Predicted 3D model of a 72-nucleotide RNA (transfer RNA) from a Candidatus Kariarchaeaceae archaeon. Rfam family: tRNA. It is annotated as a transfer RNA. The source organism's lineage runs through Archaea, Candidatus Kariarchaeota, Candidatus Kariarchaeia, Candidatus Kariarchaeales and Candidatus Kariarchaeaceae. Model confidence (mean pLDDT): 81 of 100. The RNAcentral record of the sequence draws on ENA.
This record gives sequence, C1' cells and structure tokens, in this order.
RNA sequence: GCGUGAGUAGUAUAGUGGUUAGUAUACCUGUUUGCCAAAUAGGUGACCUGGGUUCAAAUCCCGGCUCGCGCA
Repeated sequence: GCGUGAGUAGUAUAGUGGUUAGUAUACCUGUUUGCCAAAUAGGUGACCUGGGUUCAAAUCCCGGCUCGCGCA
C1' cells in the first nucleotide's frame, strides 16, 4: 500500500430499520450479620467520529480514526 473483520455503561457482551438500548459484572444506597464476605431490593452509567439514505438509523451506504487478521 491492497483486502478483510471489529468498535455499544468502568469491564465483558446482546440487539440486522420503529418498542424505555437488554444482560452480567463493577460502583452507590437500603435490608440482613457481632463485623466482613455472601445473599437480597433499589439506583447510577453506553451506541468511536463526520456525512448520506429513510417518515424513522446502534442497525443500511460513504469518508475519517483506532484495533485485529491476511497479502505484498
């Protein structure tokens, strides 16, 4: 340089066009316990970026950035 895959809470992941963006873990608060842990109830927190298509985009298309893989 060319091709190809990926980017979603702090972390790991689901979601292939419309429904409150889900789950686990983490963190915060309550209950429980002599204390801690565990358990349990509630809460906080996310679509890499700029455009395009569409009535409607995390999702489809193009560019950029980052990372992985292959070829040279």